Transfer RNA from a Thermoplasmata archaeon, 74 nucleotides, folded computationally.
RNAcentral holds the sequence, with entries from ENA.
It matches the Rfam family "tRNA". It is annotated as a transfer RNA.
Its mean pLDDT, the model's own confidence on a scale to 100, is 82.
[in-house]
């Protein structure tokens, strides 16, 4: 220098192929119920699409550029 893969709450993860209602689940966090207290269990809440641009009525998803991590080729 070239090709490819990946990037989603604090952590991990589904959704991407085939665009569509409030972005999924678990752990962690906060509050409540329960309990003598705690734990477990149950209920509720907060929190995320790497960044920018484009296409579209509508983008996590499609296109382009950039950034970061990784693999391969030279």
């Nucleotide at each position: 220098g070239g090709a490819c893969u990946u990037g989603u709450a604090g952590u991990g993860u589904a959704g991407c192929u085939u665009g569509g209602a409030u972005a999924u689940c678990a752990c962690a966090g906060a509050g409540g119920c329960c309990u003598c207290c705690g734990g477990a269990g149950c209920c509720u809440c907060a929190a995320a699409c790497a960044g920018g641009g484009g296409u579209u009525c509508a983008a996590a998803u499609c296109c382009c550029c950039u950034c970061a991590a990784g693999u391969c080729c030279g």